The RNA shown here (c-di-GMP-I-GGC riboswitch aptamer) has 87 nucleotides and comes from a Chloroflexota bacterium. The model forms 91% of the base pairs in the Rfam consensus.
């Protein structure tokens, strides 16, 4: 350095519930633990989600399109980090 133990010390926190923000996806705080060796961080490349504004259409109200929005607990990648069994 790779690697990841019936190790040690710890860490994070799914679903759900309560409060708040947002058009929504989703996010924040509190509770709570499904799990996670990076379930720390980064939106760089894929992917997924939403569709406010814009545009199209139009019977004035259903639609279509669309990311500049979101997701790192979706994959790849980058970057930082605890411990030291076997190999």
């Nucleotide at each position: 350095u790779c690697c990841g133990a019936u190790a040690a010390a710890g860490g994070c926190a799914a679903a759900c519930c309560g409060g708040g923000a947002g058009a929504a996806a989703u996010c924040c705080c509190g509770g709570g633990a499904c799990g996670c060796a990076a379930a720390g961080c980064c939106a760089a490349g894929g992917g997924u989600c939403u569709a406010a504004a814009g545009c199209c259409a139009u019977u004035u109200g259903a639609g279509g399109u669309c990311a500049u929005g979101a997701c790192c607990g979706u994959c790849u990648g980058g970057u930082u980090g605890c411990c030291g069994a076997a190999g």